Context: one part of a larger RNA
RNA sequence: CUGGGCUUAAAGCGUGUGUAGGCGGAAAAGUAAGCGUCUUGUGAAAGCCCCCGGCUUAACCGGGGAAUUGCGUGACGAACUGCUUUUCUUGAGGCAAGUAGGGGUGCAUGGAACUCUUGGUGGAGCGGUGGAAUGCGUAGAUAUCAAGAGGAACGCCAGUGGAGAAAUCGGUGCACUGGGCUUGUCCUGACGCUGAGACACGAAAGCGUGGGGAGCGAACGGGAUUAGAUACCCCGGUAGUCCACGCCGUAAACGAUGCCUACUAGGUUGUGGUGGUUCUGACACCAGCACAGCCGAAGCAAAAGUGCUAAGUAGGCCGCCUGGGGAGUACGGUCGCAAGGCUAAAACUC
Numbered sequence: 001c002u003g004g005g006c007u008u009a010a011a012g013c014g015u016g017u018g019u020a021g022g023c024g025g026a027a028a029a030g031u032a033a034g035c036g037u038c039u040u041g042u043g044a045a046a047g048c049c050c051c052c053g054g055c056u057u058a059a060c061c062g063g064g065g066a067a068u069u070g071c072g073u074g075a076c077g078a079a080c081u082g083c084u085u086u087u088c089u090u091g092a093g094g095c096a097a098g099u100a101g102g103g104g105u106g107c108a109u110g111g112a113a114c115u116c117u118u119g120g121u122g123g124a125g126c127g128g129u130g131g132a133a134u135g136c137g138u139a140g141a142u143a144u145c146a147a148g149a150g151g152a153a154c155g156c157c158a159g160u161g162g163a164g165a166a167a168u169c170g171g172u173g174c175a176c177u178g179g180g181c182u183u184g185u186c187c188u189g190a191c192g193c194u195g196a197g198a199c200a201c202g203a204a205a206g207c208g209u210g211g212g213g214a215g216c217g218a219a220c221g222g223g224a225u226u227a228g229a230u231a232c233c234c235c236g237g238u239a240g241u242c243c244a245c246g247c248c249g250u251a252a253a254c255g256a257u258g259c260c261u262a263c264u265a266g267g268u269u270g271u272g273g274u275g276g277u278u279c280u281g282a283c284a285c286c287a288g289c290a291c292a293g294c295c296g297a298a299g300c301a302a303a304a305g306u307g308c309u310a311a312g313u314a315g316g317c318c319g320c321c322u323g324g325g326g327a328g329u330a331c332g333g334u335c336g337c338a339a340g341g342c343u344a345a346a347a348c349u350c
Stems, first nucleotide, its partner, number of pairs: 003322004007304002012318001014201004021194003025088007033081002035077004040072003049065006091191001092188003095184005103177007110154001114150008125136002162169002206247006215241002220236004258317006266295007274287004299306002323350003332343004
């Protein structure tokens, strides 16, 4: 390289937008680049292969053929692909009317709890544990009442429920704003799918500058436990956790399952719409759409399992894997303030 693979054995980029490229719906006409048939030129000789012949045979040698699957010329063909033109509506998008939602950003605001401060009551303990001690407390703690301050998080509703590309998103109100779904069939007329590079977003921790700091709490100090205890338990406690702006760019970033399209038994549940049946309405029943689950036929799978949300049957495009260790390391490059990230070997060894 070919091949075979990627839920769990090595292997799906954390997620999206999108450039080049690859691939691409229905009908008609043209063209003839790809494609096919024929023609002709070339494709050196020798060799390989087939046939015949010469050395007593063979090796060896001579003659003929085939092959040389390639490249060019000319003629013809037009199904398929391409290209040009015209048309279409089912893919895609738009429009209109509805609709669900913790989707995003900003501003404002609420109550519970907690800590602190002040004052009142009160007077000896509190706290903590397996049991204790460190700790707090007669300078009045814990408890309780009132007032004030502060920061962070939003109980019940709450769900196997919803939204978002993912990361993630949950008190309440307002403003701005993105996407989805349903119905209509009014418009455009293939405008599509994927996507190397690129760009954007991206938990937590960490970094820079400036704020903030209630609770929690790496580090650190102390008390225990223990043979020891650089831990688990307890008392404290700094960074941090919070906000603004700027970096970092990684996670078991998981469904360990890339995206898109079509097809292939059913049953059942939830969420959001629609239509029909009924004189009307509720309920009920039926049909159908989108999303989210459970169980399962066939099939698939090494099995576990999966099974219209496929890991089934096919097609398109991208990414990735190729024995274990060395190693996601060294070196080089590049990005970063740094921490480090991305890219990524070999010797050697089993």
Molecule: small-subunit ribosomal RNA, central domain
Organism: metagenome